[in-house]
């Protein structure tokens, strides 16, 4: 060159056309504790890589483009 696959919270990763986008784990605040750890509650945290199309409606489908990997040459 060409194929394929992934990008969604700080980190790891569901969610594959209609619910305010969701869990763990970290950070932070409270309960517990003599105090740290663990255990428990709770709020915080998102331009869903970017753009354009398709659809009443787009994280979801389409394309281009741009990052990481793998493969062929």
């Nucleotide at each position: 060159g060409g194929g394929g696959g992934c990008g969604u919270a700080g980190c790891u990763c569901a969610g594959g056309g209609g619910a305010u986008a969701g869990a763990g784990c970290a950070g932070c605040a409270g309960c517990c504790u003599u105090c740290u750890a663990a255990g428990c509650u709770g709020a915080c945290g998102g331009u869903c890589g970017u753009g354009c199309g398709u659809u009443c409606g787009a994280u979801u489908c389409g394309c281009a483009c741009c990052g990481c990997c793998c493969c062929c040459g």

A computed fold for a 73-nucleotide RNA from a Gaiellales bacterium, annotated as transfer RNA. Model confidence (mean pLDDT): 81 of 100. RNAcentral records the identical sequence in 2 taxa. RNAcentral holds the sequence, with entries from ENA and MGnify. Its Rfam family is "tRNA". By type it is a transfer RNA. Gene Ontology term of the family: triplet codon-amino acid adaptor activity.